[in-house]
RNA sequence: GUAGAGGCUGCAAAACUGAUCAGUAGGGUGCCGGAGUUAGACGACGGUGAACGCAUCCCAAAGGUGGUUUUGCCGAAGUCCGUUUUCAGCGUCACUGAAAGCGGAUUGGGGUUAUUCUGAACAAGAAUAUCACUGUCAUUUAUGCUUCAGCAUAAAUGGAGGGCUAC
Numbered sequence: 001g002u003a004g005a006g007g008c009u010g011c012a013a014a015a016c017u018g019a020u021c022a023g024u025a026g027g028g029u030g031c032c033g034g035a036g037u038u039a040g041a042c043g044a045c046g047g048u049g050a051a052c053g054c055a056u057c058c059c060a061a062a063g064g065u066g067g068u069u070u071u072g073c074c075g076a077a078g079u080c081c082g083u084u085u086u087c088a089g090c091g092u093c094a095c096u097g098a099a100a101g102c103g104g105a106u107u108g109g110g111g112u113u114a115u116u117c118u119g120a121a122c123a124a125g126a127a128u129a130u131c132a133c134u135g136u137c138a139u140u141u142a143u144g145c146u147u148c149a150g151c152a153u154a155a156a157u158g159g160a161g162g163g164c165u166a167c
Stems, first nucleotide, its partner, number of pairs: 001167004007074001010073009026058006036045003040093003077107013108134002111131001113129006136159010
């Protein structure tokens, strides 16, 4: 440098679809109420009746999630920090959030449990810790094969993907 392996819950994405979100937000009508509502400012709406509340009618969406199919892959991908660009919330500013690129650090992989955060959620996700499991390498021990160098199996201990195997 090239090609591979971990796993049948490997990682991530896309399309379609289901449930949930939710009879919620929002809107219409009527009643009550009587000056505010809009996240901060401007602006906009409001006695031709604001907010709150009640009744009735109509009625979402996004994120997250299950399934099917497809695609890209094995630092796949995730998290944190910095930086650049773009988008959304609102008409503008401020503010907040999201996405993508680059750089650095960190985690082998999936899972159980606990805590914290996110979330409508009892779903799920993220971080940290714990517990075993699993793949890999190193060392040691035992057994077998053996060309006596090694190879295979099992166990124990330890390490990390900048690794491991083959060429």